[in-house]
Model confidence (mean pLDDT): 81 of 100. The part of an RNA shown here (large-subunit ribosomal RNA, domain I) has 545 nucleotides and comes from a Candidatus Roizmanbacteria bacterium. The RNAcentral record of the full RNA draws on ENA.
Context: one part of a larger RNA
RNA sequence: UGUCAUUGGUGGAUGCCUUGGUAGUUUGAGCCGAUGAAGGACGCGUGCCAGAGCGCGAAAACAGCGAAGAGUCCUCACGCAGACUUUAUCAUUUGCUGGUUUCCGAAUGGAGCAAUCCCACCUUGUGCAAACAGGGUGAUCCUGUACUAUUUGGUGCAGGAGGGGAACUAAGAGAACUGAAACAUCUCAGUAUCUUAAGGAAAAGAAAGCAUAUGCGAUUCCGUAAGUAGCGGCGAGCGAAACCGGAGAAGCCUAAACCUUGUCUUUAUGGCAGGGGGUUGCGGGACCACAGUAGGGAGUAAUCUUGGAUAGAAAAAUAUCUUGGAAAAGAUAGCCAGAGAAAGUAAUAGCCUUGUAUUUGAAAUCUUAGAUUACCCUGGUGGAUCUCCCAAGUACUGCGAGGCACGGCAAACCUUGUGGGAAACUGGGUCGGUCACGAUCCAAGGCUAAAUACUCAAACUAACCGAUAGUGAACAAGUACCGUGAGGGAAAGGUGAAAAGUCCCCCGGUGAGGGGAGUGAAAUAGAUCCUAAACCCAAUGACUA
Numbered sequence: 001u002g003u004c005a006u007u008g009g010u011g012g013a014u015g016c017c018u019u020g021g022u023a024g025u026u027u028g029a030g031c032c033g034a035u036g037a038a039g040g041a042c043g044c045g046u047g048c049c050a051g052a053g054c055g056c057g058a059a060a061a062c063a064g065c066g067a068a069g070a071g072u073c074c075u076c077a078c079g080c081a082g083a084c085u086u087u088a089u090c091a092u093u094u095g096c097u098g099g100u101u102u103c104c105g106a107a108u109g110g111a112g113c114a115a116u117c118c119c120a121c122c123u124u125g126u127g128c129a130a131a132c133a134g135g136g137u138g139a140u141c142c143u144g145u146a147c148u149a150u151u152u153g154g155u156g157c158a159g160g161a162g163g164g165g166a167a168c169u170a171a172g173a174g175a176a177c178u179g180a181a182a183c184a185u186c187u188c189a190g191u192a193u194c195u196u197a198a199g200g201a202a203a204a205g206a207a208a209g210c211a212u213a214u215g216c217g218a219u220u221c222c223g224u225a226a227g228u229a230g231c232g233g234c235g236a237g238c239g240a241a242a243c244c245g246g247a248g249a250a251g252c253c254u255a256a257a258c259c260u261u262g263u264c265u266u267u268a269u270g271g272c273a274g275g276g277g278g279u280u281g282c283g284g285g286a287c288c289a290c291a292g293u294a295g296g297g298a299g300u301a302a303u304c305u306u307g308g309a310u311a312g313a314a315a316a317a318u319a320u321c322u323u324g325g326a327a328a329a330g331a332u333a334g335c336c337a338g339a340g341a342a343a344g345u346a347a348u349a350g351c352c353u354u355g356u357a358u359u360u361g362a363a364a365u366c367u368u369a370g371a372u373u374a375c376c377c378u379g380g381u382g383g384a385u386c387u388c389c390c391a392a393g394u395a396c397u398g399c400g401a402g403g404c405a406c407g408g409c410a411a412a413c414c415u416u417g418u419g420g421g422a423a424a425c426u427g428g429g430u431c432g433g434u435c436a437c438g439a440u441c442c443a444a445g446g447c448u449a450a451a452u453a454c455u456c457a458a459a460c461u462a463a464c465c466g467a468u469a470g471u472g473a474a475c476a477a478g479u480a481c482c483g484u485g486a487g488g489g490a491a492a493g494g495u496g497a498a499a500a501g502u503c504c505c506c507c508g509g510u511g512a513g514g515g516g517a518g519u520g521a522a523a524u525a526g527a528u529c530c531u532a533a534a535c536c537c538a539a540u541g542a543c544u545a
Base pairs, nucleotide, nucleotide: 002543003542004541005540006539007538008537009536015530016494017493020465021464022462023461024460025459026458027457028456029455030454031164032163039104040103041102042057043056044055045054046081047080048079051076052075053074062098063097064096065095066094067093068092071084072083073082109118110117111116119138120137121136122135123134124133125132126131140161141160142159143158144157145156146155147154148153168199169197170196171195172194173193179186183233209216210215220247221246222245223244230238231237251447252446253445254391258276259275260274261273262272263271264270265268281425283390284389285388286387287383288382289381290380295378296377297376299375300374301373302372303371304370305369307367308366309365310364312360313359314358318333319332320331321330322329334351335350336340342354343353344352396420397419398418399417400416401415402414403413406432427442428441429440430439431438481488482487501529504516505515506514507513
């Protein structure tokens, strides 16, 4: 030096565990903000007592009304001191309602290096006064309106806006890596990202639709049709629709003709504002005639009934022996069950504890459904005729784009930048070039629940994870730390049934650490604490050199 063995050290794999996660199901809920939000700063929550978390705001758990109630003064977090309270009008906990709610922040009197500084006016109080203290108002923009009269104005009053929100939604902009085994059309993808706007959902929506049947009858979503028809350097790839089966169902209002009221002037077949009327395609309405308050409503409010949410309450039944540190184990003998879901208790408990089945409960606030009442909104039939009306820079079209699964393609359909530019029911659009016939619908105005998306809460579930896993985070985690900043972003769980956390003695520096003793079932469970492998290190012994 190496090898082997033993005894230790180091280390923390493995096993077991779970406080935390993950994915769902069911039910319910869904915007906040100038009445100052979201998010923060600073304080308060008895003292010793700093910190983190949670709650609250100088009224820092205050008041009212309910429920629980013998203990309590928030948790980590033990202890000591001090205090409150013990059967309730009274500690404390809990639910509903109200009050308070510093400073910053859209931040809004002005300023500013956020959590700070400074000002004006009105008002209240104290004071002889100076002054101090308390309360209030004072940004900008938009709409309406009044007054004024230095008219591209000024002053006031009333109402509104501003900012935030994880995902979901709509709209406006809009990539590239990548794939095509290169790359340019194409793809990735109308994705990521940015912007704007809205809501609890949004969007869409009552046919100028789909279709070719004996037709259907708003939209949305799911299934299917179907990886089909198609599109495609016919490459890579992209990729429908109708029918059909379901979820859910709901339909309406204007413009115009015509009648009429007010007002204006340039007095016209006029303009403007309002009311009635009217709303569709086997065309409808105006027009004429008749009838008329029955009915309907997705509206508002109140009352009543009913169910629910936000605190709760009652709730059955077991003993002995053995082993053991400990009984829930084993043995013996019982009992309950509308309860044998589950968790805990010194090992595995229907009958020990909390619960569970079942039954039951609300002063207050909210809410489902229904009824009644009041107010509000709405409102039929027939006929005649072709006199009037039926949404215009619109339809359509040339050129250029985009959207449609469809890459100009034989390319219809939809949108529109630009240039042209109709008709008026004997009218017009569509039916995937075009024409004819036929069928079908009525554009150029608007509104509209539900089924759908996402998130949260509660309860429950899992051939989901079990501390290098599962969230980044089971622990002071978006913490420590890094970065000027945007931003990046960890590691880190386990004594024991119970602290019973080692009185006392000894060595030692009044140490660290250890040896006795004691606790405990166990201390090689002693806080670097369950188990405790490997690598590595040491001591002792043996062998080899």